[in-house]
């Protein structure tokens, strides 16, 4: 030098990932007040109490005002390549007036699945543009066989990011 095995830095893939601000759309002829008509008994997800309600609950029609959180899209920054998403558990915390449920929100921790991106399509979810997971198909990067090829490359098949390529050190063998 080769060989096996494990480390430790630095990169790559691309309509590449997540966040953030402002802007614009959607949400929205809404929710909600306030009035006014007609009727008329209960009122917040379910329970309890308490609270309010015929001095008219909650609905419903008309008139007048009139949000928002989240979504989305383009630009601009920051951080990164299990980036990031999904799913189950588990722990506590916050949300609606108060107890207890149940439901939701973001966070830590463990486990699993997905190399990335698009469209279709169904299934779920939401108010709504939309979101999420499966599945099919397209491209697209990377390895490893095999074929052509002087070589660069091409091409088919097949695998996963616990990979890949490049450098560093450590070690086992001969």
């Nucleotide at each position: 030098a080769u060989u096996g095995u494990g480390g430790g830095u630095a990169g790559a893939g691309g309509u590449g990932c997540a966040c953030u601000a402002a802007a614009a759309a959607u949400g929205c002829a809404u929710a909600c007040a306030u009035c006014a008509u007609a009727a008329g008994a209960g009122g917040a997800c379910u329970g309890g109490a308490a609270c309010u309600u015929u001095u008219g609950a909650g609905g419903a029609u008309g008139a007048u005002g009139g949000a928002a959180g989240a979504u989305u899209u383009a630009u601009a920054g920051u951080g990164c390549c299990g980036a990031a998403a999904c799913g189950a558990a588990u722990a506590a915390a916050u949300g609606g007036g108060c107890c207890a449920g149940a439901c939701a929100u973001a966070u830590a921790u463990u486990c699993g699945u997905u190399g990335g991106a698009a469209u279709u399509u169904c299934u779920u979810u939401g108010u709504a543009u939309g979101g999420a997971a499966g599945a099919a198909u397209u491209c697209u990067g990377u390895c490893a066989u095999u074929g052509a090829u002087u070589a660069a490359u091409c091409a088919a098949u097949g695998g996963a990011g616990c990979g890949c390529u490049a450098c560093c050190g450590g070690u086992u063998a001969a």